[in-house]
RNA sequence: AUUGUUGGAGAGACUAAACAUUGUUUAGCACCGAAGGAGCAAACCCUAAAAAAGCAGGGGACUAAUCUCUCAGGUAAAAGGACUACAAU
Numbered sequence: 001a002u003u004g005u006u007g008g009a010g011a012g013a014c015u016a017a018a019c020a021u022u023g024u025u026u027a028g029c030a031c032c033g034a035a036g037g038a039g040c041a042a043a044c045c046c047u048a049a050a051a052a053a054g055c056a057g058g059g060g061a062c063u064a065a066u067c068u069c070u071c072a073g074g075u076a077a078a079a080g081g082a083c084u085a086c087a088a089u
Stems, first nucleotide, its partner, number of pairs: 001089005007083001012029001014028006030075003036071001037069003044059004
């Protein structure tokens, strides 16, 4: 990393129309963040400096998250689900 199994949250079973009949599409308002996607640091190191600290510059970093955004996705159940545990390759 892949596969299988286990656990796994949040938020309108919203309104209207059409097609269809546990649903789908379009439009509208209100919400959620844990598929995916996007955005942002610090520690620390080096230089300069009479020494240390501070300040400045260059790396760290076209970087990072469960943070932020809400494009996508989601807001009864089912499905999905970051992540956790176990097993196998």

This is a predicted structure of an 89-nucleotide RNA (Glycine riboswitch aptamer) from Peribacillus simplex. Rfam family: Glycine riboswitch aptamer. Rfam links the family to the GO term glycine biosynthetic process. Taxonomically the source falls in Peribacillus (Bacteria, Bacillati, Caryophanales, Bacillaceae).